This is a predicted structure of a 72-nucleotide RNA (transfer RNA) from a Candidatus Parcubacteria bacterium.
Rfam family: tRNA.
[in-house]
RNA sequence: GGGCGCGUAGCUCAGCGGUAGAGCAGCCGUCUUAUACACGGCCGGUCGUAGGUUCGAUCCCUACCGCGCCCA
Numbered sequence: 001g002g003g004c005g006c007g008u009a010g011c012u013c014a015g016c017g018g019u020a021g022a023g024c025a026g027c028c029g030u031c032u033u034a035u036a037c038a039c040g041g042c043c044g045g046u047c048g049u050a051g052g053u054u055c056g057a058u059c060c061c062u063a064c065c066g067c068g069c070c071c072a
Base pairs, nucleotide, nucleotide: 001071002070003069004068005067006066007065010024011023012022013021018055026042027041028040029039030038048064049063050062051061052060
């Protein structure tokens, strides 16, 4: 230098055009003499950045940034 993949909640990951979800973690409650377990609830996101397409973008297109792999 070229090619490909990934970037979504504190962490691990879904979602791939129609107001963004789960598990774990955290907090509260029930239970217990108490803790743990279990169960219920709550909290938590500029969907890497900037443009474009569209009535509408996490999703499609372009560029850039970061990480990883391959080729040279």
The organism belongs to Candidatus Parcubacteria, within Bacteria.